[in-house]
RNA sequence: UCGUGCUAGGCGGGGAGCUGGGGCUGCCCUGUACCCGAAAUGCCCUAUACGCGGGGCCGAACUCCCGCCCGAGGUCCCAUACCGGGGGGACUGCGACCGCCGGCCGGCGAUGACGGCUGGGUCCUGCGCGGCGGGGCGCCUCGAACCGGGUCAGGACCGAGAGGUAGCAGCCCUAAGGGGUGGGCUCCGGGUGCCGCAGGGUCGCCUGGCCCGAGCCGGGCGGCGCAAGCAAGCCCCCGACCAAGAUCGACGGCGGGUGCACGA
Numbered sequence: 001u002c003g004u005g006c007u008a009g010g011c012g013g014g015g016a017g018c019u020g021g022g023g024c025u026g027c028c029c030u031g032u033a034c035c036c037g038a039a040a041u042g043c044c045c046u047a048u049a050c051g052c053g054g055g056g057c058c059g060a061a062c063u064c065c066c067g068c069c070c071g072a073g074g075u076c077c078c079a080u081a082c083c084g085g086g087g088g089g090a091c092u093g094c095g096a097c098c099g100c101c102g103g104c105c106g107g108c109g110a111u112g113a114c115g116g117c118u119g120g121g122u123c124c125u126g127c128g129c130g131g132c133g134g135g136g137c138g139c140c141u142c143g144a145a146c147c148g149g150g151u152c153a154g155g156a157c158c159g160a161g162a163g164g165u166a167g168c169a170g171c172c173c174u175a176a177g178g179g180g181u182g183g184g185c186u187c188c189g190g191g192u193g194c195c196g197c198a199g200g201g202u203c204g205c206c207u208g209g210c211c212c213g214a215g216c217c218g219g220g221c222g223g224c225g226c227a228a229g230c231a232a233g234c235c236c237c238c239g240a241c242c243a244a245g246a247u248c249g250a251c252g253g254c255g256g257g258u259g260c261a262c263g264a
Stems, first nucleotide, its partner, number of pairs: 001264006009058003012030004020046005034055004064257006073248004083239006091233001093230002098225004103221003106217003115211008123200006129193002132189006138181005148173004156165003
């Protein structure tokens, strides 16, 4: 150095998560890598933890081990600006209402402003008068086939007669009741009154008188102050995105390392 047979080892790895912790199933990345079975109500372990049970293949190198580089991807942290959501009302801006000023416009004012004194009305209560409405009285009128009254033609009855009796219709009158009523009397009522008297109340409005003698009002514009409120700016919180940093790191590249026996 070559051949044969073995052994260590290998037949995927990584990230986050789960867990006191280590693996695995499940998720994601890488990219192709033996088969079967159980595993989230989890499964196997315990710092010698980097899986468990059974079977198969490769095998000292393209394949196993170590170091370095590159770097998919994940995780931590996640500033500032933009974006999205929620909130605030300190600041900036806007600003209703209110107050002050009285500069400009306007209105009132010597036919008397403002102010002062005094009276009336509007308001309330009571009484009276009037009006209106209703009831009653009064007055007028109607009102009974017989069973109300008066008078009762005719007729009826009694009577020898004289005469008498009852009485329908008609006419007149009236009862209960009905109707009307200009004026009169009386009682009651009110969404009643250009009414009267008395008392009260209010200075909101209207109005009269007297005194005084030049201002008054604050409608519009403007200025100042205060300020409810609004939220574009602003401030606070949260989320998403993202830079930088930290960390793990697949695939890939480079370098190095690793046996035993027999035979030629």